[in-house]
RNA sequence: GCCACCUUAGCUCAGUUGGUAGAGCGACGCAUUCGUAACGCGUAGGUCUCGGGUUCAACUCCCGAAGGUGGCU
Numbered sequence: 001g002c003c004a005c006c007u008u009a010g011c012u013c014a015g016u017u018g019g020u021a022g023a024g025c026g027a028c029g030c031a032u033u034c035g036u037a038a039c040g041c042g043u044a045g046g047u048c049u050c051g052g053g054u055u056c057a058a059c060u061c062c063c064g065a066a067g068g069u070g071g072c073u
Base pairs, nucleotide, nucleotide: 001072002071003070004069005068006067007066010025011024012023013022019056027043028042029041030040049065050064051063052062053061
């Protein structure tokens, strides 16, 4: 330098051919316990990497940028 793939909650990841974004773990609260942990119930937490475009409507489609991983040279 060229090619492919990835970027969604604090972490690991889903997200169905466009229609108001979810799980597990973690955090916090409550309950339980002599107390802690575990188990149970609940709550909070997201500009879906950024900028444009298409569309009534974009995490999703198109273009560009940034970061990351792998391959080739």
Background: The prediction has a mean pLDDT of 82. This is a predicted structure of a 73-nucleotide RNA (transfer RNA) from a Candidatus Peregrinibacteria bacterium. Taxonomically the source falls in Candidatus Peregrinibacteriota (Bacteria, Bacteria candidate phyla). It matches the Rfam family "tRNA". By type it is a transfer RNA. From the family's description: Transfer RNA (tRNA) molecules are approximately 80 nucleotides in length. The sequence was found in a public genome assembly.